[in-house]
RNA sequence: UCCCGAAAGGGCAAACCCGUCGAGAGGCGGGGGCGCAAAGCCACGGGUCUGGUGAUACCAGACAGCCGGGUUGCCGAAG
Repeated sequence: UCCCGAAAGGGCAAACCCGUCGAGAGGCGGGGGCGCAAAGCCACGGGUCUGGUGAUACCAGACAGCCGGGUUGCCGAAG
């Protein structure tokens, strides 16, 4: 240093509830805490979801806590 994931300090925050924005998927803020070592960031590939459409096509969107990929990064026990 890389793999890796014990400990500690700290971090994030699912469902659900409230407020708010959006036609919607959903976003943001507060409460909450199921979980998370990238559950930081990026829609690049696949996927799922929403809207348009007769439509599997196509177009416009959403999801990074679905799987890959890219990129940045805290700690340091065993191996």

Source information: Predicted 3D model of a 79-nucleotide RNA (c-di-GMP-I-GGC riboswitch aptamer) from Firmicutes bacterium UBA3570. The organism belongs to Bacillota, within Bacteria. The coordinates come from a structure-prediction model, not an experiment, and the mean pLDDT is 88.